[in-house]
């Protein structure tokens, strides 16, 4: 100096209520498994601040990468 979002890999427009792929679970399909179709659960590193509203802005801490 930069980075931290679901088990993993990534999105999220100038601050307006977090999305997808893969994996996992269930159903359908199949003699069974896989594949396929449908559905479901699952996340903003931690603590404060600003704001009507923070993944996004500010400060501190922690961890990692680079110089």
């Nucleotide at each position: 100096a930069c980075u931290a979002u679901a088990g993993c890999u990534u999105a999220a427009u100038u601050g307006g209520a977090a999305a997808a792929g893969u994996a996992c679970c269930g159903a359908c399909c199949u003699c069974u498994c896989a594949a396929g179709u449908c559905g479901g659960a699952g996340a903003u590193g931690c603590g404060a601040g600003u704001u009507c509203g923070a993944g996004u802005c500010u400060c501190g801490c922690u961890a990692g990468u680079u110089c």
About this RNA:
This is a predicted structure of a 67-nucleotide RNA (transfer RNA) from uncultured Winogradskyella sp. Its mean pLDDT, the model's own confidence on a scale to 100, is 81. The RNAcentral record of the sequence draws on MGnify. It matches the Rfam family "tRNA". It is annotated as a transfer RNA. Rfam describes the family as follows. Transfer RNA (tRNA) molecules are approximately 80 nucleotides in length. The organism belongs to Winogradskyella, within Bacteria.